[in-house]
The RNA shown here (c-di-GMP-I riboswitch aptamer) has 76 nucleotides and comes from Acholeplasma laidlawii. Of the family's consensus pairs, 94% are formed in the model. Model confidence (mean pLDDT): 76 of 100. The source organism's lineage runs through Bacteria, Bacillati, Mycoplasmatota, Mollicutes and Acholeplasma. Its Rfam family is "c-di-GMP-I riboswitch aptamer". Its family is annotated with cyclic-di-GMP binding in the Gene Ontology.
RNA sequence: AUUAAUAUUUGGCAAACUAUAUGAAAAUAUAGGGCGCAAAACUAUAGGGCCUUGAAAAUGGUAGCCAGCUGCAUAA
Repeated sequence: AUUAAUAUUUGGCAAACUAUAUGAAAAUAUAGGGCGCAAAACUAUAGGGCCUUGAAAAUGGUAGCCAGCUGCAUAA
C1' cells in the first nucleotide's frame, strides 16, 4: 500500500421506551435504557428513495433505507 469480513482482541456506537426541552409537523437534543451494528463514523438544494405538512412544493426531516467517501484492530 492492497484485499477480505470468516475467526479473534481491546474498545466504540446506541433501537424501542421514559423524563425534560425545541419544532407547524416529521423529527431532533440531553439524561436514563439496550434492540442491534465490522464502519450504526462523516456526507441531505447539487445521487436516489422515504416521511411531515404551516407553506404550495421544501435551502424541513431521515445517513440505524440504498448510495458516496473515510478510518481502527487482526489475517494474508